[in-house]
Context: one part of a larger RNA
RNA sequence: AUUGAACGCUGGCGGUAGGCCUAACACAUGCAAGUCGAACGGAAACAUGUCUAGCUUGCUAGAUGAUGUCGAGUGGCGCACGGGUGAGUAACGCGUGGGAAUUUGCCUUGGGGCGGGGGAUAACCGCUGGAAACGGCGGCUAAUACCGCAUACGCCCUUAGGGGGAAAGCUUUAGCCGGACCCCUCGCUAUUAGAUGAGCCUGCGUCGGAUUAGCUAGUUGGUGGGGUAAAGGCUCACCAAGGCGACGAUCCGUAGCUGGUCUGAGAGGAUGAUCAGCCACACUGGGACUGAGACACGGCCCAGACUCCUACGGGAGGCAGCAGUGGGGAAUAUUGGACAAUGGGGGCAACCCUGAUCCAGCCAUGCCGCGUGUGUGAAGAAGGCCUUCGGGUUGUAAAGAACUUUCAGCGAGGAGGAACGGUUGACGAUUAAUACUCGUCAGCUGUGACGUUACUCGCAGAAGAAGCACCGGCUAACUCCGUGCCAGCAGCCGCGGUAAUACGGAGGGUGCAAGCGUUAAUC
Numbered sequence: 001a002u003u004g005a006a007c008g009c010u011g012g013c014g015g016u017a018g019g020c021c022u023a024a025c026a027c028a029u030g031c032a033a034g035u036c037g038a039a040c041g042g043a044a045a046c047a048u049g050u051c052u053a054g055c056u057u058g059c060u061a062g063a064u065g066a067u068g069u070c071g072a073g074u075g076g077c078g079c080a081c082g083g084g085u086g087a088g089u090a091a092c093g094c095g096u097g098g099g100a101a102u103u104u105g106c107c108u109u110g111g112g113g114c115g116g117g118g119g120a121u122a123a124c125c126g127c128u129g130g131a132a133a134c135g136g137c138g139g140c141u142a143a144u145a146c147c148g149c150a151u152a153c154g155c156c157c158u159u160a161g162g163g164g165g166a167a168a169g170c171u172u173u174a175g176c177c178g179g180a181c182c183c184c185u186c187g188c189u190a191u192u193a194g195a196u197g198a199g200c201c202u203g204c205g206u207c208g209g210a211u212u213a214g215c216u217a218g219u220u221g222g223u224g225g226g227g228u229a230a231a232g233g234c235u236c237a238c239c240a241a242g243g244c245g246a247c248g249a250u251c252c253g254u255a256g257c258u259g260g261u262c263u264g265a266g267a268g269g270a271u272g273a274u275c276a277g278c279c280a281c282a283c284u285g286g287g288a289c290u291g292a293g294a295c296a297c298g299g300c301c302c303a304g305a306c307u308c309c310u311a312c313g314g315g316a317g318g319c320a321g322c323a324g325u326g327g328g329g330a331a332u333a334u335u336g337g338a339c340a341a342u343g344g345g346g347g348c349a350a351c352c353c354u355g356a357u358c359c360a361g362c363c364a365u366g367c368c369g370c371g372u373g374u375g376u377g378a379a380g381a382a383g384g385c386c387u388u389c390g391g392g393u394u395g396u397a398a399a400g401a402a403c404u405u406u407c408a409g410c411g412a413g414g415a416g417g418a419a420c421g422g423u424u425g426a427c428g429a430u431u432a433a434u435a436c437u438c439g440u441c442a443g444c445u446g447u448g449a450c451g452u453u454a455c456u457c458g459c460a461g462a463a464g465a466a467g468c469a470c471c472g473g474c475u476a477a478c479u480c481c482g483u484g485c486c487a488g489c490a491g492c493c494g495c496g497g498u499a500a501u502a503c504g505g506a507g508g509g510u511g512c513a514a515g516c517g518u519u520a521a522u523c
Base pairs, nucleotide, nucleotide: 001522002521003520005519006518007517008516009515012370013369014368015367016366017365018363019362020328025326026325027324029323030322031321034077035076036075039074040073042070043069046068047067048066049064050063051062052061053060054059055058084281085280086279093206094205095204096203097202098201099200102198103197107194108193110191112189113188114187115149117147118146124139125138126137127136128135129134161186162185163184164183165182170179171178207253208252209251214244215243216242219241220240221239222238223237224236225235226234256278257277258276259275260271261270262269263268283304284303285302286301287300306317307316308315309314334360336359337358338357342356343354344353345352346351373403374402376400383394384393385392386391407464409459410458411457412456413455417450421445422444423443424442425441426440427439428438429437467512468511469510470509471508472493473492474491478507479506480505481504482503488495489494
């Protein structure tokens, strides 16, 4: 000088940052990942409309998916992000510089295609098993779910539709609606290039121990087969006998790495909290499935330990997410508010979800700022302490008289964080179209958790606001009383055995100050 600190005494306000370093110990409860009806069959709830019936004539009951919407279900996308932790790992894990044998959903870009069929299944209905979790059998049905065919051709491989609009004509119908055609739009499919992300190889660097000196059989290389998105003993068969090591292999211990942080004139030493990048893990161990991406924290299967439910047959669970509880510990916070902003997921959008995030609460834990009054005031008051008894000191300190009102308190006003969004109109693009849709501009309108916001003004009154450590030397600061090698102090030297500036108290003084000391730790 510093700290993610703790402890003791003390404590006014604000800003800002930080807050389980220990048991990767166990967890009650709530929340932390959903969304899309513009993919689909539909209609449990709510609301509206229509119809029917009843009457207490504005209610009740029933029907109807017709409308707004939408529980459960099929399907799509997301759930591999975001958030947590540092157990493991001395390693291509990380840092840095190269490399070739790869992949990449959504996004951008270029030119193509989107033809024609089929069979199921959940929901639902019926029956039925089980205490429950969860099922079983039979029957009906849809799709952007699933499966063939055609198209490409040297060989192999694909597709799906949805929404909105509308003049004429066509189809259907008693007519409307609807359908085809046309336009716009969102999608689908194979592919080109890109962007982004990811996988792989490699040079160099990356703690201690030699009281660890030898280690290695898929081991080192080759040929061939397999496997992967991809190179490769990655894997297998055969062949050869290699490969690593005092430039420290192997083994043991310790440890996430880095940008950085602390210290130091630097070189260096120590460290890796917060923030950011990478890695690893998700009760312990193992495994794959799905998928563009996982061997997947809030998915699945198996084994194990533990906890819970049970009708004893069988089931359920995983806070190292945010709060919170027990435990451990010197020690570390609220079972708070909001999606208003920023960002993320889904959706055409409105919007929904978001313990990410933004805020608030607690804590002097750190840093920064402010205040606890200001000037005047000598009878140098009283009291205290000392005294050579003359006096000295506390001390302009107090009182007194004059003034101010920061902050806190009370009252009033009051920005910014708001950009979007909705609707109407004009213009432009598109088009057959003054529909629709999209874009720009303008008018109107709506959105703030924080929040009693920041800030400003007014009101009253010095009013509500100072402690802690030290005073032998190092080291700024001295006397008296008590004690008598006792009680005690102490970082080192050392004090104390009758005048102790070193112990305890007092007066005085010194240093810092909403803090001051002590302990621990690093330079």
A computed fold for a 523-nucleotide part of an RNA from an uncultured prokaryote, annotated as small-subunit ribosomal RNA, 5' domain. The coordinates come from a structure-prediction model, not an experiment, and the mean pLDDT is 86. The full RNA is in RNAcentral, with records from ENA.